[in-house]
RNA sequence: GCCCCCUUAGCUCAAUGGCAGAGCAGCUGCCUUUUAAGCAGUUGAUGUAGGUUCGAUUCCUACAGGGGGUA
Numbered sequence: 001g002c003c004c005c006c007u008u009a010g011c012u013c014a015a016u017g018g019c020a021g022a023g024c025a026g027c028u029g030c031c032u033u034u035u036a037a038g039c040a041g042u043u044g045a046u047g048u049a050g051g052u053u054c055g056a057u058u059c060c061u062a063c064a065g066g067g068g069g070u071a
Stems, first nucleotide, its partner, number of pairs: 001070007010024004018054001026042005047063005
């Protein structure tokens, strides 16, 4: 240089073009003599910029970051 893959919550991961979810973590409350554990509730996210579409995490393009392959 060329080719391929990935980027969603603090972390690890889901999501057939139609309300973005889960676990852990965080916060609040309950329980407990206290802590831990447990129970209930709750906050928080689609890498950036465009395009297609009634509607985009999803499709297309460029860019950024990360990983792999090839010589």
Model confidence (mean pLDDT): 80 of 100. A computed fold for a 71-nucleotide RNA from a Patescibacteria group bacterium, annotated as transfer RNA. NCBI's taxonomy places the organism under Bacteria, Bacteria candidate phyla. It matches the Rfam family "tRNA".